The RNA shown here (transfer RNA) has 74 nucleotides and comes from a Deltaproteobacteria bacterium. The organism belongs to Myxococcia, within Bacteria. The coordinates come from a structure-prediction model, not an experiment, and the mean pLDDT is 82.
RNA sequence: GCGCCCAUAGCUCAGUUGGAUAGAGCACAAGACUACGAAUCUUGGGGUCGGCUGUUCGAGUCAGCCUGGGCGCG
Numbered sequence: 001g002c003g004c005c006c007a008u009a010g011c012u013c014a015g016u017u018g019g020a021u022a023g024a025g026c027a028c029a030a031g032a033c034u035a036c037g038a039a040u041c042u043u044g045g046g047g048u049c050g051g052c053u054g055u056u057c058g059a060g061u062c063a064g065c066c067u068g069g070g071c072g073c074g
Stems, first nucleotide, its partner, number of pairs: 001073007010026004019057001028044005050066005
């Protein structure tokens, strides 16, 4: 330098062919339970999807550029 893959909640990830409110588990907070904890149960908070631009009625999803990470080739 070229090519490919990845980036979604604090962490690990799902999200189909673009479609209406963006989800799960763990973690966290509150409550129940308990003599107190742990475990268990219930409820809740937390993201505008790496950044910018574009396409579209509509983008986490498609396109371009950039950033960061990984792999391969030279």